[in-house]
Context: one part of a larger RNA
RNA sequence: AGACGGGGACCCGCACAAGUGGUGGAGCAUGUGGUUUAAUUCGAAAAUACGCGAAGAACCUUACCUAGCCUUGACAUAUUUUAGAAUCCUCCAGAGAUGGAAGAGUGCCUUCGGGAGCUAAUUUACAGGUGCUGCACGGCUGUCGUCAGCUCGUGUCGUGAGAUGUUGGGUUAAGUCCCGCAACGAGCGCAACCCUCGUCACUAGUUGCUAACGGUGUCGGGGACUCUAGAGAGACUGCCAGUGUAAUAAUCUGGAGGAAGGUGGGGACGACGUCAAGUCAUCAUGGUCCUUAUGUCCAGGGCUACACACGUGCUACAAUGGCCGGUACAGAGGGAAGCAAUACCGCGAGGUGGAGCCAAUCUCAGAAAGCCGGUCUCAUUUCGGAUUGGAGUCUGCAACUCGACUCCAUGAAGUUGGAAUCGCUAGUAAUCGCGUAUCAGCAUAACGCGGUGAAUACGUUCCCGGGCCUUGUACA
Numbered sequence: 001a002g003a004c005g006g007g008g009a010c011c012c013g014c015a016c017a018a019g020u021g022g023u024g025g026a027g028c029a030u031g032u033g034g035u036u037u038a039a040u041u042c043g044a045a046a047a048u049a050c051g052c053g054a055a056g057a058a059c060c061u062u063a064c065c066u067a068g069c070c071u072u073g074a075c076a077u078a079u080u081u082u083a084g085a086a087u088c089c090u091c092c093a094g095a096g097a098u099g100g101a102a103g104a105g106u107g108c109c110u111u112c113g114g115g116a117g118c119u120a121a122u123u124u125a126c127a128g129g130u131g132c133u134g135c136a137c138g139g140c141u142g143u144c145g146u147c148a149g150c151u152c153g154u155g156u157c158g159u160g161a162g163a164u165g166u167u168g169g170g171u172u173a174a175g176u177c178c179c180g181c182a183a184c185g186a187g188c189g190c191a192a193c194c195c196u197c198g199u200c201a202c203u204a205g206u207u208g209c210u211a212a213c214g215g216u217g218u219c220g221g222g223g224a225c226u227c228u229a230g231a232g233a234g235a236c237u238g239c240c241a242g243u244g245u246a247a248u249a250a251u252c253u254g255g256a257g258g259a260a261g262g263u264g265g266g267g268a269c270g271a272c273g274u275c276a277a278g279u280c281a282u283c284a285u286g287g288u289c290c291u292u293a294u295g296u297c298c299a300g301g302g303c304u305a306c307a308c309a310c311g312u313g314c315u316a317c318a319a320u321g322g323c324c325g326g327u328a329c330a331g332a333g334g335g336a337a338g339c340a341a342u343a344c345c346g347c348g349a350g351g352u353g354g355a356g357c358c359a360a361u362c363u364c365a366g367a368a369a370g371c372c373g374g375u376c377u378c379a380u381u382u383c384g385g386a387u388u389g390g391a392g393u394c395u396g397c398a399a400c401u402c403g404a405c406u407c408c409a410u411g412a413a414g415u416u417g418g419a420a421u422c423g424c425u426a427g428u429a430a431u432c433g434c435g436u437a438u439c440a441g442c443a444u445a446a447c448g449c450g451g452u453g454a455a456u457a458c459g460u461u462c463c464c465g466g467g468c469c470u471u472g473u474a475c476a
Base pairs, nucleotide, nucleotide: 002475003473004472005471007470008469010467011466012465013464015460016459019424020423021422022421023420026315027314028313029312030311031310032309033308034306035305042053043052064301065300066299068297070295073126077125078124081121082120083119084118087104088103090101091100092099093098108115109114128290129289131288132287133286138283139279140278141277142275144273149188150187151186152185153184154183155164156163157162168179169178170177194267195266196265197264199233200232202230203229204228205227209222210221213220214219236261239255240254241253242252317417321376322375323374324373325372326371327370333364334363335362338357339356343352344351345350383414388409389408390407391406392405393404394403430452431451432450433449434448435447436446
């Protein structure tokens, strides 16, 4: 100088408290452990692994297993020799990889020797490896933590390690600012600059809007309004009162005006470092190992197994509800190997067909909870939907292992969940639906979007984590 303390002082955070909704019990989905297996590929492991890598395992993916092949190789560059243009098509054997056979085609340049390019075989260097080491590394990432800290130059003090500055008095979300001070300055962080939402005026009006005016099968006209999108304004403790002090300091409290008030809400942004944290399987890379195999191709299987255990979710256990009929209102996105309307067929999934649309134009697209009316009357039920049987639809070479969806039938557990434990402070929680990426198909997950819309916070004694000062220590 640090670290630690069931030492002290001060302070903060959904940390507790006050509330609210869950998890832990049930069924299912999903991940993990374990077990099993020919294989159930690999990684991730308290917080910081476990709906994680995976924004989508039927084949492919795929790295695993079984069986069958290849050996300059599926891929790259150079090289020796040889043949053939390249290329296209058919048949046979086979699970395919592959092997065999037959045919079409004879190009470009040329000094007629050959050359360029491509293909096949061959030679040598080499290729290749999702093999190992994240404790050899780069890069990227998690975490403490959006916590307020981490340092440097010069000076001063100390024999020195070091100290000072950065401590102290106030204050702040903040090492934020003010004052004081052997310090004076500076850097990385904080804040601001960036994006977005909220207000206004200006500019501009098509595909958007349509009030006034004209015409009446969506036209003319208009830029007022909504909206769109460009450049601006606006908030700064600026104003007033109080507070504070040595001070007319920083600040805090209240008020005015204002769309917005004290960081206006949200996002992006993560200091020095910690965990030999994570990743050699994104990629890159040192070393090491394999080289007729640990490389490569291929068919089938597996990653989907199932006495069990845990995590994360979905659906419920019902009347603030279920079912039936009617009816209203979004936002943000996607669309050409695409989105697909009207119409017709089907109980339905869907099918036929194809107007329009490269989209403020057309379309996905019916928002749902809500509201109005009816019914059920507390029941394992008109709750709940697992499971199973049957019949189908769609995608796709192909749904047996192993897809999603529909209809009919079936109708399990479950009557609010022990110890324990998690999220959340406002347009938040809760609840309701909608979209997108991945994607042929497959979403209860992920990422977004809007609709409805709460309760509570006395307070900081206690639990957890953190900051600053101080103290003890036999710790390194």
The part of an RNA shown here (small-subunit ribosomal RNA, 3' major domain) has 476 nucleotides and comes from an uncultured prokaryote. The coordinates come from a structure-prediction model, not an experiment, and the mean pLDDT is 83. The RNAcentral record of the full RNA draws on ENA.